[in-house]
RNA sequence: GCGGCCGUAGCUCAAUGGCAGAGCCUCUGAUUUCCACUCAGAUGACCAGAGUUCGAUUCUCUGUGGCCGCU
Numbered sequence: 001g002c003g004g005c006c007g008u009a010g011c012u013c014a015a016u017g018g019c020a021g022a023g024c025c026u027c028u029g030a031u032u033u034c035c036a037c038u039c040a041g042a043u044g045a046c047c048a049g050a051g052u053u054c055g056a057u058u059c060u061c062u063g064u065g066g067c068c069g070c071u
Stems, first nucleotide, its partner, number of pairs: 001070007010024004018054001026042005047063005
């Protein structure tokens, strides 16, 4: 320098054009003499910009970060 894949919650992952979800974690409450377990609830995210579209996490382009390969 070229090519491929990936970027969503604190972590691991879903969602292939129509309200962004799960598990674990954290916090609050209930239960318990206390802790743990369990139950109920809460907080919290689409890498950035532009384009297409009535509507974009999703499709296109550019940039950026990570991984792999070639030179």

A computed fold for a 71-nucleotide RNA from Plantactinospora alkalitolerans, annotated as transfer RNA.
Taxonomically the source falls in Plantactinospora (Bacteria, Bacillati, Actinomycetota, Actinomycetes).
Its Rfam family is "tRNA". Rfam links the family to the GO term triplet codon-amino acid adaptor activity. Rfam's curators write: Transfer RNA (tRNA) molecules are approximately 80 nucleotides in length. Rfam classes the family as a transfer RNA.
The coordinates come from a structure-prediction model, not an experiment, and the mean pLDDT is 83.